Source information: This is a predicted structure of a 76-nucleotide RNA (TPP riboswitch aptamer (THI element)) from an uncultured Lentisphaerota bacterium. Rfam family: TPP riboswitch aptamer (THI element). Its family is annotated with thiamine pyrophosphate binding in the Gene Ontology. It was read from a public genome assembly, where an Rfam model found it. The model forms 100% of the base pairs in the Rfam consensus.

RNA sequence: CGGGGGUGCCGCGAGGCUGAGAGAAGCGCAAGCUUCAACCCUUUGAACCUGAAGCGGUUAAUACCGCCGGAGGGAG
Repeated sequence: CGGGGGUGCCGCGAGGCUGAGAGAAGCGCAAGCUUCAACCCUUUGAACCUGAAGCGGUUAAUACCGCCGGAGGGAG
């Protein structure tokens, strides 16, 4: 430099929790979609997705920790 990814949980709200990040704008009745910012990852690939509101623990919490995982995918 190019590409990939997520943007969650609780709460009427204010706000709170974990984290690298959980943000802003637009379209839409809604579901959802697009763009931008920051952050992370890029085959030495657990960034991220499926399994899965899975199993055990914990908590205010579908979050969080571990297992699942020498499982399957995944962008030079």